[in-house]
RNA sequence: GGGUCCGUGGUCUAGCGGUUAUGACGUCGCCCUUACAAGGCGAAUAUCACCAGUUCAAAUCUGGUCGGAUCCA
Numbered sequence: 001g002g003g004u005c006c007g008u009g010g011u012c013u014a015g016c017g018g019u020u021a022u023g024a025c026g027u028c029g030c031c032c033u034u035a036c037a038a039g040g041c042g043a044a045u046a047u048c049a050c051c052a053g054u055u056c057a058a059a060u061c062u063g064g065u066c067g068g069a070u071c072c073a
Base pairs, nucleotide, nucleotide: 001072002071003070004069005068006067007066010025011024012023018056027043028042029041030040031039049065050064051063052062053061
């Protein structure tokens, strides 16, 4: 330098054009317990990497930029 893939709450992850973006772990509050853990109930936490385009509508499709992984040279 070229090809392919990836970028979504603190971490991991679902999503394959259409209601308020899914779940787990973690965090916080309450309940339970003598207490802790486990368990139950509830809450907060996302510029969907960035810019532009297509569309009535984009996390999703297209182009570019940035970052990462991998293969070739």
This is a predicted structure of a 73-nucleotide RNA (transfer RNA) from a Methanobacteriota archaeon. It was read from a public genome assembly. Model confidence (mean pLDDT): 82 of 100. Rfam family: tRNA. Rfam classes the family as a transfer RNA.